[in-house]
Two RNAs folded together computationally: RNase P RNA and transfer RNA, 462 nucleotides in total. The prediction has a mean pLDDT of 76. It holds a member of the Rfam family "Bacterial RNase P class A".

Parts: sequence; structure tokens; C1' cells
RNA sequence: CCAGAGGGUUGGGCGGCCGCGGCUUGGCGUAUGCCGAGGCGAGGAAAGUCCGGGCUCCAUGGAAUGACGGUGCCGGUUAAUGGCCGGCGGGCCAGAGAGCGAUUUCUGGCCCAGGGAAAGUGCCACAGAAAAUAGUCCACCGGGCUCCGGCCCGGCCAGGUCGAAAGGGUGGGGUAAGAGCCCACCGCGUUUCCGGUAACGGAAGCGGCACGGCAAACCCCACCGGGAGCAAGACCGAAUAGGGGCGGCAUAUGAGCGCAUUCCCGCUCGUCGCCCGGGUUGGUUGCUUGAGGGGCGGAGCGAUCCGCCUCCUAGAGGAAUGGCCGCACAUCCGCUGAGCUUCGGCGACGCGGGGGACAGAACCCGGCUUACAGACCCUCUGGCACU
RNA sequence: GGGCCUGUAGCUCAACGGUAGAGCCGGCCGCUCAUAACGGCUAGGUUGUAGGUUCGAAUCCUGCCGGGCCCACCA
Repeated sequence: CCAGAGGGUUGGGCGGCCGCGGCUUGGCGUAUGCCGAGGCGAGGAAAGUCCGGGCUCCAUGGAAUGACGGUGCCGGUUAAUGGCCGGCGGGCCAGAGAGCGAUUUCUGGCCCAGGGAAAGUGCCACAGAAAAUAGUCCACCGGGCUCCGGCCCGGCCAGGUCGAAAGGGUGGGGUAAGAGCCCACCGCGUUUCCGGUAACGGAAGCGGCACGGCAAACCCCACCGGGAGCAAGACCGAAUAGGGGCGGCAUAUGAGCGCAUUCCCGCUCGUCGCCCGGGUUGGUUGCUUGAGGGGCGGAGCGAUCCGCCUCCUAGAGGAAUGGCCGCACAUCCGCUGAGCUUCGGCGACGCGGGGGACAGAACCCGGCUUACAGACCCUCUGGCACU
Repeated sequence: GGGCCUGUAGCUCAACGGUAGAGCCGGCCGCUCAUAACGGCUAGGUUGUAGGUUCGAAUCCUGCCGGGCCCACCA
């Protein structure tokens, strides 16, 4: 210098003219209004509405069990979360090493919805002999029969076959042939001790292997969870018929409501649900100062927290924030071509032309996800050149 | 703005996690003088899309995309 990956910041600047929407305010006018002035006016995602909260109303008596929904290694952080941070464990790939081998160690990168399959139920198509109480199709071995082609009885699970998966693996011993049948090692499980807040890790001993996979199948365990949403809700005003129909359960030692059941308790005496109708389409409020932004310092590996200073600038009705011109700028294209060259090309200065994405607040925040032209910064990897 | 549902052939719908089917429509053939009806044969699908779980996904989970439905106040 070029290319790639990850992370962060930003996401158009200046000036002029003409507009748009609120707010404050001046003048004229009886008034609807008219003419001015000042200041303000979208985002990192305002989006999807996927999580979590604030706020508001409704509901909310107690105990036990249950139902429904969600989350799921451990610790921390936070108002809270399924977010974030740190750690642990696992899987895959590449490289290097140890071992006869099974296997294992180290380094780097990527990924993990990562509780439980030695509680129970269920599923594992096709193929295959056999798919979870293992099993004998071929092959192997022993015995018997034989028409010498094989057949029958038994042993066996090492080999073949099928499959996503075949009931530990490697090396040896052993045997009629074999087999954890036996031994050593590897893997796995388990007990004790040690380290760690914990997940977990290490060491020693024991176990012949008991424990296939699936819980983004039911389920079990632990933890969490009232419902609805600013079209919530409050106030003022206007208008109208508290009209009609159908159905359910009841009508009092009863029934209904309070998620289900049981017991205690409270409230109501008719209650609940659906449908057809009547009136209005006004104003005020909620409404934006908030877990808020920026800077500095401190604690912490970090998420984050604490202290001080400073700033505050949409609040809106189906909804304003735009258009034109000029100047530079990032960047692209064409012409020219200083210069460099491995002779393929690269290309400074200058001139002309183009040119800036995704997108649009509607009660407010914290996350996640998705969309996004370009610019800048940091880290890492690879290549080339030079020292 | 808020809440909820849904996506399979041209249309309407099926399909225990195990080869995606049915009816209508379309094409060809038969029947008929001809058309319809009828009979036979047949085409047509990345199950909206992108990932994941699983041996295996239309089905289970997640993210996007498209379509549809509902809502105010007063008495």
C1' cells in the first nucleotide's frame, strides 16, 4: 500500500429564496379573521410489536393442591427481561505433538434453546436376521444323518450384511469356535479427599459396562407470572328511547360471583351472555424533565454503578418537518496524461459531467430483531514492496 | 396507535414427524352430425421465505414477508 474479518462512531455541510406545523407575542378589526415579529420542529433504527418495565383503569380475602403460559450450565448486572457482562462445560474444523492402537495433549478459529433419558409414557419410517426384555440371515465351531448337493440339533456374537443409530473400544491371553470370559490401557460410571461462592476441575480408590438416540414429543424438577391497554383513564359540554328480542343457570336449608377443586370467608337476590336498536363525532387533561443526554473524576476484568459540572429544543387533528438555486466536500465516470513499470498496466495535477442510503415521531423508556449508500477510527489475518 | 388470526396445485380444502393427496379447473382421447353431460388417461407443488432441532420437517422452534379481522364516547 492492497484485500478480508470483527468492533465502535457518524450517517450529510454552508449560504440565499419560497413554503409547512405548533408555541409565544405585536398591530388592525365588533367578530370569523388579516398583516407581521421571535423561537422551535424526527431516528439510529422513529420499523417489526418479539421480550421487559413505568403509567392508568379493572380485578385482587386466607390456606392447600392443581390448571395455564413462560424461562432453563454457574455467578454477576439491572427498575425488569428470554437482554448484557464474566466464567464453566461441550461440539466442529485446521495445524503441531505423544502412543502399536483405542485415544489424548497443545495452539488458533467458529458454534452451542447448554436442567433431567440410572422417575414414567411414547416414537425410532424404509432397509435389515435383529431397533431396546436384544437378536442367528450369511459365515465360524461341535455333534448326528447323508443320495456327498447338503440337511437337522446345539454353541457363538468376534467377522459380513442393512442402516442415522447394531447394546463400550484398542492390544494381548484364552477357546472346539468365540465372547469383559480374563488381563493391561483408553473411554464411561461411581466413592472419598482437595481446590473453587458456584457451574466445574484435579488426585486416589472401586465397578466388567450396568447407562443407544429424541424432552424445539408428552412429561419431571427448579424458578417466574393477575387482566387489559393512552382508542388506558379523568373532567366539562351536546344529544338520545336506560327501547326491544333470544338463550343459559337459578328462584332462598338455594343459586351466582371471587381461574379450577376442597374448607373457611366476603358480596349480590335475580344474574350472566349474545343480538337488533337510540344519540354524539366537540373541548380540556393524561402529554412529555426522563431508569434523560454530554463532559470530567473514581470503583470494577467487564456489563454496570457512584460523585461533580453542564444542557434540555416535537408534543399534533389521520398527523407539519418540504422544494428550488449556488458553493465547496466524500465518492464515481470520461478526457488529458507529470511520473512509475515485471511493458500487462498503475496513475499525480487539471478540465467536464454525475452524485449522498434505509427510512417518517403519535403515552414514555430499556433491550432484541430486521433495513441501510458512503465516510472515519481501532484490532486481527493474508499478500506485495522497502528498511 | 393497540390487540388477534392466517399462509399447501389456478380455486376450495386434506395430510400421527416417515413417498404431499382429494374435488373443481386445464390438456389429450372416446361417445355425438355437433356441443354439453358422461367415461378414460394425464399435467400442474422449493408446502410464503430464511435459518435451526431431528436420522428424517408441510408438521416442532425462531426471525423476516404477505394477507385478513377487531376497537371511540354517552344514556